[in-house]
RNA sequence: GCGAAUGUAGUUCAAUGGUAGAACAGGCGACUGUGGCUCGUCAGACGAGAGUUCAAUUCUCUCCUUUCGCC
Numbered sequence: 001g002c003g004a005a006u007g008u009a010g011u012u013c014a015a016u017g018g019u020a021g022a023a024c025a026g027g028c029g030a031c032u033g034u035g036g037c038u039c040g041u042c043a044g045a046c047g048a049g050a051g052u053u054c055a056a057u058u059c060u061c062u063c064c065u066u067u068c069g070c071c
Base pairs, nucleotide, nucleotide: 001070002069003068004067005066007064010024011023012022013021018054026042027041028040029039030038047063048062049061050060051059
């Protein structure tokens, strides 16, 4: 330099055009003599920008991150 894949919560993963969910982690509370376990509750995310569409995490384009292959 060329080609391909990947990007969603702090972490690991869903959802694939129509309100973004789960587990673990975190905050608060209950339980307990204290802690742990357990239970309840709360907060937290679609890499960036454009386009298509009534509506985009999802489709298209560009850029960026990470990974792989070729040279």